[in-house]
RNA sequence: UCACGACAAGGGCAAACCCGCUGUGAAGCGGGGACGCAAAGCCAGGGGCCCGCCAGGGUCGCCCAGCCGCCGAA
Numbered sequence: 001u002c003a004c005g006a007c008a009a010g011g012g013c014a015a016a017c018c019c020g021c022u023g024u025g026a027a028g029c030g031g032g033g034a035c036g037c038a039a040a041g042c043c044a045g046g047g048g049c050c051c052g053c054c055a056g057g058g059u060c061g062c063c064c065a066g067c068c069g070c071c072g073a074a
Base pairs, nucleotide, nucleotide: 004072005071012037013036017032018031019030020029021028022027035061041067042066045064046063047062048059049058050057051056
């Protein structure tokens, strides 16, 4: 450096559900809450799914590609 990922260390994120706000909606944001996650960090380029007034939009915690990154047992 690449690969790999442990009942390791120290940390991180936060599903369902509840409350509030925004949005036609999918959904997003804030608070509570933890099912899980080694990229559950960023990104909507490709596929999938979802919404829609059919213009477009949402989702990366569905997969792939791209970018970037903590730790170090086998």
The RNA shown here (c-di-GMP-I riboswitch aptamer) has 74 nucleotides and comes from Actinotalea lenta. The organism belongs to Actinotalea, within Bacteria. It was read from a public genome assembly, where an Rfam model found it.